Model confidence (mean pLDDT): 82 of 100. This is a predicted structure of a 71-nucleotide RNA (transfer RNA) from Papaver somniferum. The organism belongs to Papaver, within Eukaryota. The sequence is in RNAcentral, with records from Rfam.
RNA sequence: GAACUAGUGGUACGAUGGUAGCACGUCCGACUUCACGUCGGAAGAUGCGUGUUCGAAUCACGUCUAGUUCA
Repeated sequence: GAACUAGUGGUACGAUGGUAGCACGUCCGACUUCACGUCGGAAGAUGCGUGUUCGAAUCACGUCUAGUUCA
């Protein structure tokens, strides 16, 4: 210098262009003497920008970060 892959709550992962979800974790409440545990509830995320589309996590372009390969 070039190509490819990945980037989503605190963590690890999903999601045929059509309500962003599950598990663990955090917080609140109930049971419990307390804790553990169980149950109920809540908060919390699509790397950034632009475009395509009625509609973008998903498609296109650019860019940033990390990794792999080639030179």